[in-house]
Context: one part of a larger RNA
RNA sequence: GGAUGAAUGCUGGCGGCAUGCUUAACACAUGCAAGUCGGACAUGAAGUGGUGUUUCCAGUGGCGGACGGGUGAGUAACGUGUAAGAACUUGCCCUUGGAUGGGGAACAACAGCUAGAAACGGCUGCUAUUACCCCGUAGGCUGAGGAGCAAAAGGAGGAAUCCGCCUGAGGAGGGGCUCACGUCUGAUUUGCUAGUUGGUGAGGUAAUAGCUUACCAAGGUGAUGAUCAGUAGCUGGUCUGAGAGGUUAAUCAGCCACACUGGGACUCAGACACAGCCCAGACUCCUACGGGAAGCAGCAGUGGGUAAUUUUCCACAAUGGGCGAAAGACUGACGGAGCAAUACCGCGUGGAGGUAAAAGGCCCACGGGUCAUAAACUUUUUUUCAUGGAGAAGAAGCAACGAUGGUUUUUGAGGAAUAAGCAUCGGCUAACUCUAUGCCAGCAGCCACAGUAAUACAAAGGAUGGAAGUGUUUUUC
Numbered sequence: 001g002g003a004u005g006a007a008u009g010c011u012g013g014c015g016g017c018a019u020g021c022u023u024a025a026c027a028c029a030u031g032c033a034a035g036u037c038g039g040a041c042a043u044g045a046a047g048u049g050g051u052g053u054u055u056c057c058a059g060u061g062g063c064g065g066a067c068g069g070g071u072g073a074g075u076a077a078c079g080u081g082u083a084a085g086a087a088c089u090u091g092c093c094c095u096u097g098g099a100u101g102g103g104g105a106a107c108a109a110c111a112g113c114u115a116g117a118a119a120c121g122g123c124u125g126c127u128a129u130u131a132c133c134c135c136g137u138a139g140g141c142u143g144a145g146g147a148g149c150a151a152a153a154g155g156a157g158g159a160a161u162c163c164g165c166c167u168g169a170g171g172a173g174g175g176g177c178u179c180a181c182g183u184c185u186g187a188u189u190u191g192c193u194a195g196u197u198g199g200u201g202a203g204g205u206a207a208u209a210g211c212u213u214a215c216c217a218a219g220g221u222g223a224u225g226a227u228c229a230g231u232a233g234c235u236g237g238u239c240u241g242a243g244a245g246g247u248u249a250a251u252c253a254g255c256c257a258c259a260c261u262g263g264g265a266c267u268c269a270g271a272c273a274c275a276g277c278c279c280a281g282a283c284u285c286c287u288a289c290g291g292g293a294a295g296c297a298g299c300a301g302u303g304g305g306u307a308a309u310u311u312u313c314c315a316c317a318a319u320g321g322g323c324g325a326a327a328g329a330c331u332g333a334c335g336g337a338g339c340a341a342u343a344c345c346g347c348g349u350g351g352a353g354g355u356a357a358a359a360g361g362c363c364c365a366c367g368g369g370u371c372a373u374a375a376a377c378u379u380u381u382u383u384u385c386a387u388g389g390a391g392a393a394g395a396a397g398c399a400a401c402g403a404u405g406g407u408u409u410u411u412g413a414g415g416a417a418u419a420a421g422c423a424u425c426g427g428c429u430a431a432c433u434c435u436a437u438g439c440c441a442g443c444a445g446c447c448a449c450a451g452u453a454a455u456a457c458a459a460a461g462g463a464u465g466g467a468a469g470u471g472u473u474u475u476u477c
């Protein structure tokens, strides 16, 4: 000198744009953050009213709740980055084939009875489906061969047809796995390892594999730093630097890990699942003491901690998402507004003229000098300001649809009106005098200053620097 998610003292006019719990992965009141489909299904309810329509819904069923959003505790690891690989998988999507035949039994809802304070149930009976089961069929799978095994569902429409369902092959994008190299500190950590290293048989997985197991062999790894201990999410990037390098990992983007703590599986194309399930634990809450409920590291918000970090706001209008044939409904993603000089950028606090060089302050050699064209005064403008009208684009090829917002903008009339502080002035380092103090009070980044002439402390006048900021402090190059 640069930089900062900054904090703090003094001060503070406006706009644009970005950013905003770095600390306790501490505990959380309240509301919202994932639903949707009646064009899969029967029943039911409401309305109209007069026989064919409309609307709504608990339940069955389908798809989605594995995305989006948060956090960085753990992890020194194939976690991540770069570059390769073979033994896999893939819902929705795209391309291209084939198939969609026949039959059956139940369970919710509902009704009745019933246990319980509640949460949640139990028994009996009835019923529909794109829910479930059986048979048949198969250019698929298995197998050396003979042979064996496995499918399906309908809906809308007057119809054409459209949307689905089943089964092959290929693709795209995604995911799992393996490997080479890179990836912090400590030797005041030198040995570590028994499923350990390899083989065979068996099991297991979507797939390879000590992944698991029985037997056999005795290997494997290490001063090119194993093991142990400490610290830490990694990267594109950020900051700095001429570069080499050093630092850092906020916002944005990619990957990973986690979801009160620990463990477990279920369902699924995909999870060992933040707002799913089960078990254990701690904490909080309800209870009729028998038993139950909860998980903000989602968005707001509260307490606590801290030097320190915002609204319990508006809207789905746009972009995107899941659902739906669509209309649409949902979306604290997102788009916006609010708060904060937190950072960067822009604008303003007037412009021109104005010497009797006014009054006043300060200095003085008492002549004067300086603040100073600065003010007053004259003239002029209106960015801002307050106020009256008009009023967008962003909406996507009929029309309609804007949260933002009566906002950006624009046009009148008004009046210099509403707007300057902060630090420094011994040298480094731009800027000097007076008064007071007298090694005191104090200053201080370093050198140092102050003991009666202090340009270094304090005040005043003046000056210098930056300027809606400015000084200090933190961290880093």
Stems, first nucleotide, its partner, number of pairs: 001477003006473005013347004018342001019340002021305001026303003030300003035063003040060002044056003070258003079183004084178002088175003093171006101135004110125005140149003154163003184230003191221003196218008233255004237248001239246002260281005284293003311337001313336002319333001320331002323328001350380004360371004385414001387412004394404001422465004426447003432461002435458001442449001
Background: Predicted 3D model of a 477-nucleotide part of an RNA (small-subunit ribosomal RNA, 5' domain) from Tanacetum vulgare. Rfam family: Bacterial small subunit ribosomal RNA. The prediction has a mean pLDDT of 86. The organism belongs to Tanacetum, within Eukaryota.